[in-house]
RNA sequence: GGGGCCGUAGCUCAGCUGGGAGAGCAUCAGGCUGGCAGUCUGAAGGCCGUGGGUUCAAAUCCCACCGGCUCCA
Numbered sequence: 001g002g003g004g005c006c007g008u009a010g011c012u013c014a015g016c017u018g019g020g021a022g023a024g025c026a027u028c029a030g031g032c033u034g035g036c037a038g039u040c041u042g043a044a045g046g047c048c049g050u051g052g053g054u055u056c057a058a059a060u061c062c063c064a065c066c067g068g069c070u071c072c073a
Base pairs, nucleotide, nucleotide: 001072002071003070004069005068006067007066010025011024012023013022019056027043028042029041030040031039032038049065050064051063052062053061
């Protein structure tokens, strides 16, 4: 330098054929228990890497860029 894959909650990751942004763990609050542990219920937590384009509508499609992994040279 060129090709491929990836970037979504604090962490690990889903998200199909464009229309609801989600799960587990962690955190916080409450219940059970004399208390802890444990468990149950609930809550908080997101510029969907950045910018632009297409569309009535984009995490999802297209382009450029940034970052990571990998292959070739």
The RNA shown here (transfer RNA) has 73 nucleotides and comes from candidate division WOR-3 bacterium UBA5631. The source organism's lineage runs through Bacteria, Pseudomonadati and Caldifarciminota. The sequence was found in a public genome assembly. It matches the Rfam family "tRNA". Rfam's curators write: Transfer RNA (tRNA) molecules are approximately 80 nucleotides in length.